[in-house]
RNA sequence: GGGGCCGUAGCUUAGUGGUUUAAAGCGCGUGCCUGUCACGCACGAGAUCGCCGGUUCGAAUCCGGUCGGCCCCG
Numbered sequence: 001g002g003g004g005c006c007g008u009a010g011c012u013u014a015g016u017g018g019u020u021u022a023a024a025g026c027g028c029g030u031g032c033c034u035g036u037c038a039c040g041c042a043c044g045a046g047a048u049c050g051c052c053g054g055u056u057c058g059a060a061u062c063c064g065g066u067c068g069g070c071c072c073c074g
Base pairs, nucleotide, nucleotide: 001073002072003071004070005069006068007067010026011025012024013023018057028044029043030042031041032040050066051065052064053063054062
């Protein structure tokens, strides 16, 4: 220098054009339970989907650029 894959909540992932909301597990907060803790139960907070632009009536999703990580080629 060229190519491929990945980037979604604190962490691990799902979601691949619309069906109501970006969903789940772990973690976090509050309450219940308990003599206390843990477990369990209920509720809640937390991501505008790496960033910028484009396509579209509509983009986490498609296209281009860019940043970062991993791998391959030279």